[in-house]
RNAcentral holds the sequence, with entries from Greengenes. Predicted 3D model of a 1476-nucleotide RNA (small-subunit ribosomal RNA) from an uncultured bacterium. The coordinates come from a structure-prediction model, not an experiment, and the mean pLDDT is 84.
């Protein structure tokens, strides 16, 4: 920084950007320097090498050289023998193989780190000092011979030497023993001196220089042991321990020590974490981090441990020994089967394992090591080279110029734009690579010699831009965007998330930004993460205060004075290895790298000092705490007793048919007498009123009254003690309800249970019954939403107002003080809500608890419990959230206020019938299509016979029926024929040229025919890609903005409140003040009047003409209505009510006018339009058919069912319209529709045109009718190319259903409903539809409880796609991890017993035996052998513990569209939740 939300703040997790790596993988790869390179199988190893050396320790053997020179040959020489020198070396002997090199298995330990100790120790080679190095002896390898064996390896006999081995002499000094003196130390004790006794030495070689050897002491070096402190996780490991802890005495060791042994005692360790289990070499350092920390322990350096596994000792100065020995085990190899050999965790290398890690190289030139006097030898230590981009560092792949902004590519709005000065071209340079020439340092203090690396580094020359660029990214985080393809597919993804036809998120391309010989991914660590919080967090509601108290350990602790110096502080000093790190310099051309100097290494030790604070200690004080005396208050506790009211039951009386119960009922009770009522009695439980955010208690909790016993708090006094205090892990005690055990008790109530209802169901809610239980005693359980969701204690920090209990002052009112208990509120705190002296404020002390959600308070284990269960308490797996507070909406079977034909009050209907019309469905070749709750359904359609027409069948055309451009020809158009078709067609003829320009050839515009290709065309798709238009909430009163203010913020305020209105209309108030879109008004019609004008209108003039314009009327302009006036009410306002006047009165009536927005509402088929699709067809044309079908269902209408009526006769009164391809009069014909005919009229003139209902007169007499008119038949009329499918009308005849319509439902508040007719658009014709017009003309509204819709306020919310929301559990399916499980298998560490190798030790040693003693016998000493203790591996056993697996089984998690219900969220429809 991203991510929970509509948005906000917070809590909180997840994720990213950084750095690092012994890395690996993918793509790519020019050079050099410096580093690094089996993290896995401490798996197994072929082959070679990695530890030898010394002849100046020794005897041999051999080789060479020189000399000697027997015998013999024959004298050239060969050459026995002897001597000398040089060299080689198997063996004896010495030193070294305990170093160097490797690895990290084991080890949680004095192993390591750090600091000390050894008066408890050793130390080869080296250095220094002192004293010596005399004299003897016996063997034995080698060698020779014999012999066993395949071999390895021996056996026997004989010979021989030493610096090999053994005595003896000597003893400066030393050790030991004894008993002293002096001095010293923290203790044991040490040092020095002197005495007596006693013990132990030696090796020689020589070039005579020396080198060795022995003893003693000192030093140096290296080691050993001991101690303080530090050193991972787990308590679901709480007790462990018999050599264990200590003592005495021995043994053993270099040395202390239970290290070992005998005896004695019973100790020792542990909550400051013993024991056990897991993991693990430790450190300097390294990585990260601001630091504190966290992680890590490759390379380099120090220590430790190990050397196939286990055990053991020998030798030695040093080992219990990587390249030594013995034994056991496993494995491998050889074998003649008898027996033998081996140990790469040395360097290379092989196999194996693995994601993964190199050459069977060169050299001892340097550095170092071993041996040697030295030369020298050995050295896979080391120095170098090889391989690997594994890392770090450096360099290069060219530089300058170059716009026609080339070509290509990509894109495009087709103009361009990008790649891009990039390329090409021109001018330069040559690092690196290449070739050739030269050529080091590293070599070391006289000269000389000595180089693996290496002809390397470096220098010079040459040629030519020549030989050298990739990788990942581009939605946000996060720098960088377009096109195409794909279409919830393929795929991407670190998190959020992309992909369902316009993907900057997939794939490809172009381009961009990034890094660059690398780039990206994966893994791991730190960081960010203050997300374990020491620095530096929290716990009212987000995770988190223990249910409460008493109190142990522990932690913390009042005032004054003195002492001390453990903590603390200061100075000095030792140490803190080197390397590393930091700083400054130096060397490689720079850098990495490396060298030098300084600092740092924050630690530990010692010494000296300071004394404020803490600690310790001494003395003291009273304020903390406690005691005492007096006093009042209280549902504090326990026990016993006692009281009245009420319920129920029993008995009796009165009394009769019901009672009871519910929303309504039923079950139930009652004529065997209930309920009701009166009297009496029984029994149990609970205590009305008082009673109160009143009291008491630690909490749970405690309520009639009385008594007994008993705990605590408070006030007053200030007598006593003198810090005695606070908190409190474990521990102990208490602890509602439910539940358990035993025994009682049982009135009422009441789980489970039964019945009745309700319901789709109803294992519930409601009702009737009713058992445990509720009550008592004793014992258990130990949990609750045990809550103030707030641990305890102390101090401090404004006030106001109640209340309970005390005290003081005061006559009283009241003031004041202490302790409790409430409310409001300041500062402060808080994410906000809120808290606020009873803190969630400011501080201190102690305890408890938290660290994402789910899994889960589950599993396993332990403890407790009679059981139920409680307590402690995980993991795998899974998600990117879960959550808190507040905000705006929406919603509620929440609340309040208000409005509306919303209900109510009425009138007329619909729903039933027939018909018309639309829709669904069905049917069909097609029945074209859209519209679907209100807001689709007499809707698009203001009019489908053809056309329309989009549909179907059949046929025809292909630059097309229509537009533009190009080419050729012709003016085009028009008229009349012929022929043929179902139709479009085919074809002939006639007419005859116009317009503009002209150079008179022609050209142009317009039009037709033919051709070519660009294109046309599409009522094809997508209204969920769109514009425009429209519907709807709704003519509802709302919707917003600027500035200011409040709030961390979303937001709030304004716009809420009190009134009022039709209205966010207006007034008042107010942290708001203003403004905008809406409301209203302005516009039109209408109602009254005035005025002006009057023809086609009108007429007081008898008619006509004429005249006139008073009236009617027409149409212009004005006036009028504004709560203006009066009264009442109201706040003196707004306004309301009443009245006057007025044609009209409170927006007079009607219309147009529709705020911000909602519904992905409707429309691609009015039109326009993106994208997709068709292109001899999804285009165009023609004919016929269809859109008119018909079992059925629905909507909307018409006509009716009749007497307020039908029919007949006579006879009144409108308005608004329309009329030229038109309206059509008078007249004539027809029963009529209509026909003939054509006056008048482009209309205040003529025509349509008759208004009808009403009213008058007559008839019908309640019937399926003189109602009703469907259906049908016949005959006609009209329009039209054409009425068959499929028009309208007329006459006659026929005369269906229907007698007022179930559940349900619609419209309407006045000139309205209802009823009556008239006109118009569309239109050839077709109207029960639609749009208008007038005539006649009601009823009712108490009112706002309810239904519906809406507005405002408020409340709750787990909703925000917003209740058509959200969401829970079982069941069914798939997958995943996990628990249990009869068991099974394997491992671990111990224990008990058996066996008992090698070996040390002990005993024995009759066998064997060179050195010494002894004249000898023999002895001393030694060896073999045997026995014993211990003892590894092995065996047996029962348990422990860990893991794997297991039929079956339990729950859990996850998974677009399964089943059943609807538990929760609103009063969620029974408030929810906690415990049982």
């Nucleotide at each position: 920084a991203g991510u929970u939300u509509g948005a906000u703040c917070c809590u909180g997790g997840c994720u990213c950007a950084g750095g690092a790596u012994a890395a690996a993988c993918g793509c790519u790869g020019g050079c050099g320097g410096c580093a690094u390179g089996c993290c896995u199988a401490a798996c197994a190893c072929a082959u070679g090498c990695a530890a030898g050396u010394c002849g100046a320790a020794c005897g041999g053997a051999c080789u060479u050289u020189a000399a000697u020179g027997a015998a013999a040959c024959c004298u050239a020489g060969u050459g026995a023998u002897u001597u000398a020198a040089a060299g080689u070396u198997a063996g004896u002997g010495g030193c070294g193989g305990a170093c160097g090199g490797g690895u990290g298995a084991g080890u949680a330990a004095c192993g390591c780190g750090u600091g000390g100790g050894u008066a408890a120790c050793c130390u080869g080679c080296c250095u220094c000092a002192c004293a010596c190095u005399g004299g003897g002896g016996g063997a034995u390898a080698a060698c020779a011979g014999u012999u066993a064996g395949a071999a390895a390896u021996g056996a026997c006999u004989g010979c021989u030497a030493a610096u090999a081995c053994c005595g003896c002499g000597u003893a400066a000094g030393u050790g030991c023993a004894c008993a002293g003196u002096a001095c010293c130390g923290c203790a044991u004790g040490g040092u020095a001196c002197a005495g007596u006794g006693u013990a132990a030495a030696a090796a020689a070689c020589u070039c005579c220089g020396g080198u060795g050897g022995u003893g003693u002491g000192a030093g140096a070096u290296g080691g050993a042991c001991c101690c303080g402190c530090g050193u991972c996780u787990g308590a679901u490991u709480a007790g462990c321990u018999a050599g264990u802890u200590g003592g005495c005495g021995g043994g053993g060791u270099a040395a202390c020590g239970g290290c070992c042994c005998a005896c004695c005692a019973a100790g020792g360790c542990g909550a400051c974490g013993a024991u056990c289990a897991g993991u693990g070499g430790c450190c300097g350092g390294c990585c990260u981090g601001a630091g504190a920390g966290g992680g890590u322990g490759a390379a380099c350096g120090g220590c430790c441990a190990c050397a196939u596994u286990g055990g053991g000792a020998c030798u030695g100065a040093g080992a219990c020994a990587c390249g030594g020995c013995c034994c056991a085990a496993a494995c491998u190899c050889c074998u003649a089967c008898g027996g033998g050999a081996g140990g790469c965790a040395g360097c290379a290398g092989u196999g194996g394992g693995g994601a993964a890690u190199a050459u069977u190289g060169c050299a001892c030139a340097a550095u170092g090591g071993g041996g040697g006097a030295a030369a020298c030898c050995c050295u896979g230590a080391u120095g170098c080279a090889g391989c690997a981009a594994u890392g770090c560092c450096g360099c290069g792949u060219g530089a300058g110029u170059g716009a026609a902004g080339a070509a290509g590519u990509a894109u495009u709005u087709c103009g361009g734009u990008a790649u891009g000065u990039a390329a090409a071209g021109c001018u330069c340079u040559u690092u690196a690579a290449g070739u050739g020439g030269g050529g080091a340092c590293g070599a070391a203090a006289a000269c000389a010699g000595u180089g693996a690396c290496u002809g390397u580094a470096c220098c010079c020359a040459c040629a030519g831009a020549a030989u050298a660029a990739g990788c990942a990214u581009c939605g946000g985080c996060u720098a960088a965007c377009u096109a195409c393809g794909u279409g919830c597919c393929a795929g991407c993804a670190g998190c959020c998330g992309c992909g369902g036809u316009a993907a900057u998120a997939c794939g490809u391309a172009g381009g961009u930004g990034g890094c660059g010989a690398g780039c990206g991914u994966u893994a791991u660590c730190c960081g960010g993460a203050u997300u374990u919080a020491c620095u530096g967090g929290g716990u009212g509601u987000a995770a988190a205060g223990g249910g409460u108290g008493u109190g142990u350990a522990g932690g913390c602790g009042g005032g004054a004075a003195g002492a001390u110096a453990a903590g603390u502080c200061a100075g000095a000093u030792g140490u803190g290895a080197a390397a590393u790190c930091u700083a400054u310099g130096g060397g490689c051309u720079c850098a990495a790298c490396u060298c030098a100097u300084a600092g740092a290494c924050u630690g530990c030790g010692u010494c000296u000092g300071a004394a404020a604070c803490u600690g310790u200690u001494u003395u003291u004080c009273u304020u903390g705490a406690g005691u005492g005396u007096c006093g009042g208050a209280a549902a504090g506790g326990u026990a016993a007793g006692u009281g009245g009211a009420a319920u129920u039951c029993c008995c009796g009386g009165u009394g009769u048919a019901g009672c009871g119960g519910u929303g309504a009922a039923a079950u139930g009770c009652g004529u065997a007498g209930a309920u009701a009522u009166c009297g009496g009695g029984a029994g149990g439980a609970a205590c009305a009123c008082c009673g109160g955010u009143g009291g008491c208690g630690a909490a749970g909790g405690c309520g009639g009254c009385u008594u007994a016993c008993u705990g605590g708090a408070c006030g007053a006094c200030a007598a006593c003690u003198g810090a005695c205090g606070c908190u409190g892990a474990g521990a102990c005690a208490c602890g509602a309800a439910a539940g358990u055990g035993u025994g009682g008790g049982g009135a009422g109530c009441a789980a489970g249970c039964a019945g009745g209802a309700u319901u789709a169901g109803a294992u519930a809610c409601c009702c009737u019954g009713g058992u445990a239980g509720u009550c008592c005693a004793c014992a258990c359980u130990g949990u609750a939403a045990a809550c103030g969701a707030u641990g305890a204690a102390u101090g401090c920090u404004a006030g106001g107002u109640g209340u309970g209990g005390g005290g003081g002052c005061g006559c009283a009112a009241g003031c004041u003080u202490c302790c409790g208990u409430g409310c409001c509120g300041c500062a402060g705190u808080u994410a906000a809500c809120a808290c606020a002296a009873u803190a969630a404020g400011c501080a201190u002390u102690c305890c408890a608890c938290c660290u994402g959600g789910g899994g889960a308070g589950u599993a396993c284990g332990g403890c407790c419990g009679c059981a139920a269960g409680g307590u402690u308490g995980a993991a795998a797996c899974u998600c990117a959230a879960a959550g808190g507070a507040a905000u705006u909406g929406a919603c509620g079977g929440g609340a309040g206020c208000c409005c509306g034909c919303a209900c109510a009050a009425g009138c007329a209907g619909u729903g039933g019938a027939g018909u018309a019309u639309g829709u669904g469905g069905u049917u069909u070749a097609a029945u074209u299509u859209g519209a679907c709750g209100c807001a689709a359904c007499g809707c698009g359609a203001a009019g489908a016979a053809c056309c329309u027409u989009a549909c179907c069948u059949a046929a025809a055309c292909u630059u097309g029926a229509c537009a533009u451009c190009c080419c050729a020809g012709g003016a085009a158009a028009g008229c009349c024929g012929a022929u043929g078709u179902a139709a479009u067609g085919u074809u002939g003829g006639c007419c005859g040229u116009g317009c503009c320009c002209u150079u008179c050839g022609g050209g142009g515009a317009a039009c037709c025919u033919g051709g070519u290709g660009a294109c046309a065309g599409g009522u094809g798709g997508u209204g969920c890609a769109u514009g425009g238009u429209u519907g709807u909430c709704g003519u509802c009163a709302g919707c917003u903005c600027g500035u200011g203010u409040c709030g961390u913020g979303a937001g709030a305020u304004g716009u809420u409140g009190g009134g009022u209105u039709a209205a966010g209309u207006c007034c008042c108030g107010c942290a708001a003040c203003g403004a905008g879109c809406g409301c209203a008004a302005c516009c039109c019609c209408u109602a009254c009047g005035g005025u002006u004008a009057g023809u086609u209108g009108c007429u007081a003039c008898g008619c006509a003409a004429g005249a006139g314009c008073a009236c009617u009327c027409u149409a212009g302009c004005c006036g009028g209505a504004c709560u203006g006036c009066c009264g009442u009410u109201g706040a003196c306002a707004a306004a309301a009510c009443g009245g006057a006047g007025g044609a009209a009165g409170g927006u007079g009536g009607g219309g147009a006018c529709g705020a911000c927005g909602u519904c992905a509402a409707a429309u691609c088929a009015u039109c326009a339009u993106g994208c997709c699709c068709c292109u001899u067809a999804c285009g165009u044309u023609u004919a016929g058919g269809g859109c008119u079908a018909c079992a059925c269902a629905c909507g909307u209408a018409c006509u009716a069912c009749a007497a307020u009526g039908g029919c007949g006769c006579a006879a009144a009164c409108a308005a608004a319209g329309g009329g030229a391809a038109g309206c059509g009069a008078u007249a004539u014909c027809g029963c009529g529709a209509g026909a003939u005919g054509g006056a008048g009229c482009a209309a205040a003139a003529c025509c349509c045109a008759a208004a009808a209902a009403a009213g008058g007169c007559g008839u019908c007499c309640c019937a399926g009718u003189u109602c009703g008119g469907a259906c049908u038949g016949c005959a006609g009329g009209c329009u039209g190319c054409a009425a068959c499918u499929c028009g309208c009308c007329u006459g006659c005849a026929c005369g269906a259903a229907g007698u007022u319509g179930g559940a349900a439902u619609u419209g309407c508040u006045a000139g309205u409903a209802a009823u009556c007719g008239c006109g118009g658009a569309u239109c050839a014709g077709c109207a029960u539809g639609c749009c208008g017009c007038g005539g006649u003309g009601a009823a009712u509204a108490c009112g706002u409880u309810c239904c519906c819709g809406g507005g405002c306020u408020u409340u709750g919310u787990a909703c925000a796609c917003a209740c058509c929301g959200c969401c829970c559990g079982u069941c069914a399916a798939a997958c995943c991890a996990u628990g249990a499980a009869a068991g099974u298998u394997g491992g671990u560490a111990a224990c008990a017993c058996c066996c008992g190798a090698a070996g040390c030790c002990u005993g024995u040693g009759a066998g064997c035996u060179a050195a010494c003693c002894g004249c000898a016998a023999g002895g001393a000493g030694g060896c073999a052998g045997c026995a014993g203790u211990c003892g590894a591996a092995g065996g047996u056993g029962g348990g422990u513990u860990c893991a794997a697996u297991g039929a079956u089984u339990g729950g859990g998690g996850u998974u677009a569209a399964g089943u059943c219900g609807u538990a929760a969220c609103a009063a969620g429809g029974u408030a929810a939740c906690c415990g049982u």